[in-house]
Molecule: TPP riboswitch aptamer (THI element)
Organism: Ammoniphilus resinae
RNA sequence: AGGAACUACUAGGGGUGUCCAUAAGCCUGGACUGAGAGAAAAACGCGAUGAAGUUUUUUAACCCUAUGGACCUGAUCUGGAUUAUACCAGCGUAGGGAAGUAGUGUUUUCAUGUC
Numbered sequence: 001a002g003g004a005a006c007u008a009c010u011a012g013g014g015g016u017g018u019c020c021a022u023a024a025g026c027c028u029g030g031a032c033u034g035a036g037a038g039a040a041a042a043a044c045g046c047g048a049u050g051a052a053g054u055u056u057u058u059u060a061a062c063c064c065u066a067u068g069g070a071c072c073u074g075a076u077c078u079g080g081a082u083u084a085u086a087c088c089a090g091c092g093u094a095g096g097g098a099a100g101u102a103g104u105g106u107u108u109u110c111a112u113g114u115c
Base pairs, nucleotide, nucleotide: 001108002107003106005104006103007102008101009100010099011065012064013063014062017032018031019030020029021028025046026045038059039058040057041056042055043054044053071096072095073094077090078089079088080087
């Protein structure tokens, strides 16, 4: 000086689904998968013809950051299973996708000095 590994810090990226019961409100309880399905606010929308909605913002936890399936698109996709779901598999060597610094220890090479 270089490299694989690990740790810390800072920064960045990402998703939040499905089903059942109950409930006059949409702020409840339970079940499934998962690392993670959380909380608050606003707008819109819905509701006794029986409602637990959509979007945005903030925030918590979690995962991921190029050796990148974290996650997005294709996709209202295909096959299987399920009460149901991106639940599992395929698609997939597809197209995209967010990084810097410092330290630890190990190893390799080079230079210099001494014996």